[in-house]
RNA sequence: UCUGCAAACAAGCCGAAUCUGGUCCAACCGGAUCGGGGAACCCACUGAGGCCCAGGCCUCUGGGGCGAAUCGCAGGAAUGCGUAGCGCGAACUCUUUCAGCGCGAGCCCGUCAGCUAACCCCGAAGGCAGAUGAAAGAGAGACG
Numbered sequence: 001u002c003u004g005c006a007a008a009c010a011a012g013c014c015g016a017a018u019c020u021g022g023u024c025c026a027a028c029c030g031g032a033u034c035g036g037g038g039a040a041c042c043c044a045c046u047g048a049g050g051c052c053c054a055g056g057c058c059u060c061u062g063g064g065g066c067g068a069a070u071c072g073c074a075g076g077a078a079u080g081c082g083u084a085g086c087g088c089g090a091a092c093u094c095u096u097u098c099a100g101c102g103c104g105a106g107c108c109c110g111u112c113a114g115c116u117a118a119c120c121c122c123g124a125a126g127g128c129a130g131a132u133g134a135a136a137g138a139g140a141g142a143c144g
Base pairs, nucleotide, nucleotide: 012128013127014126018032019031020030021029022028033124034123035122036121037120038119043114047060048059049058050057051056052055062112063109064108065107066106071082072081073080074079085103086102087101088100092139093138094137095136096135097134098133099132
C1' cells in the first nucleotide's frame, strides 16, 4: 500500500411494519396508529383473425394482488445494454432543482375479484456499514 473477515460507528437507512396494556419474561390475547384486500347504486368494461353484410356468428387469447421493481433490444441460453419508476443516513425537519451513486427484485391467490358508501377480512415482517454533495424556500430549536 492492497485484499479478505470480525466488531463498533444506528437517537441512522429501505419498508405500512411503530407505540402500548394484560405481565417479571416468553407464548398468547387486546388498544391506539399506520398499511393492504374484498364489497352497492351510478359510471365503466380485453385483444387478434375469419365469414356474412352493417349487425351478428365462429376460432384463438384466463384473470388478479402486494411491491419502485414495468417495458424494449440483442442472445440458443446464461446474460448484457437501456427504460417507466424508486432510494441515498457521519451537525434539525420538510419541499423543489442540479450533479453523483445505487435499485429497477421477489412472492402470493387459484378460474375468482373494474370503480365502489355502509359493512367484512388481513398485516405490523425482514434486511442494511465506509458512507451522497451543492443551491433555493419555509418551519423549528439553540445562543445573544

The prediction has a mean pLDDT of 77. This is a predicted structure of a 144-nucleotide RNA (c-di-AMP riboswitch aptamer (ydaO/yuaA leader)) from a Solirubrobacterales bacterium. Taxonomically the source falls in Solirubrobacterales (Bacteria, Bacillati, Actinomycetota, Thermoleophilia). Rfam family: c-di-AMP riboswitch aptamer (ydaO/yuaA leader). Rfam's curators write: This family represents a conserved RNA structure found upstream of the ydaO and yuaA genes in Bacillus subtilis and related genes in other bacteria.